[in-house]
């Protein structure tokens, strides 16, 4: 130094209707509106190749960008990420 473990901090977005069974902010479907910091997906420059060059094609190409497939929008769970973790006093 990296991984994994363990402690700690950790955001964002409706406690949305409706129906059924329930009788708690519970499950199920459906409907309308949102979030991205879990997974997942794109992709710019450069680089490499058709190819000596131009143009065009193809590959390679990071995210905390960007889609919003699954996820998720009271607490709780999760949750990138970031501190800390040899023993004694």
């Nucleotide at each position: 130094g990296u991984g994994a473990c363990g402690c700690u901090g950790g955001a964002g977005a409706g406690a949305g209707g409706g129906u059924g069974c329930a009788u708690c902010a519970g499950c199920a479907c459906c409907c309308c509106g949102c979030c991205g910091a879990u997974g997942g997906g794109g992709a710019a420059a450069g680089c490499c190749u058709c190819u000596u060059c131009a143009c065009g094609a193809g590959g390679u190409g990071c995210a905390u960008c960007u889609c919003u497939c699954a996820g998720g929008c009271a607490g709780a769970u999760g949750g990138a990420c970031a501190g800390c973790g040899g023993g004694g006093g």
Predicted 3D model of an 89-nucleotide RNA (Glycine riboswitch aptamer) from a Miltoncostaeales bacterium. Its Rfam family is "Glycine riboswitch aptamer". Rfam describes the family as follows. This family represents the bacterial glycine riboswitch. The sequence was found by an Rfam model in a public genome assembly.